[in-house]
RNA sequence: UUCAUCCAGAGGGGCAGAGGGAUCCGGCCCGGCGAAGCCCCGGCAACCACCGCGCUGCGGAAGGUGCCAAUUCCGGCCCGCGAUGACGCGGGAGAGAUGAG
Numbered sequence: 001u002u003c004a005u006c007c008a009g010a011g012g013g014g015c016a017g018a019g020g021g022a023u024c025c026g027g028c029c030c031g032g033c034g035a036a037g038c039c040c041c042g043g044c045a046a047c048c049a050c051c052g053c054g055c056u057g058c059g060g061a062a063g064g065u066g067c068c069a070a071u072u073c074c075g076g077c078c079c080g081c082g083a084u085g086a087c088g089c090g091g092g093a094g095a096g097a098u099g100a101g
């Protein structure tokens, strides 16, 4: 940089000891009933590889990644609709994450 996906799904233990939810701002949450991080085990998923089949697809899951609070936790910018308004709903953009090139 290109393409695809992002309202589904999946947690226990040990070490550790105060933060964490990407970043900035706002909100809202999680956290001494133990955050981040590291390790072990378990699980989810099915992008890549592989296998099977009745093969634009479906199924499998031993490999390579990834992931396992909350939609990518929600908003911020633009458009539409509703409302006097705060705001709500929908769509898009931007940013980010993951995979494959």
Base pairs, nucleotide, nucleotide: 001101002100003099004098005097006096011041012040013039014038015037019030020029021028024076025075026074027073042068043067044066047064048063050060051059052058053057072095077092078091079090080089081088082087
Model confidence (mean pLDDT): 88 of 100. Predicted 3D model of a 101-nucleotide RNA (SAM riboswitch aptamer (S box leader)) from a soil metagenome. RNAcentral holds the sequence, with entries from MGnify.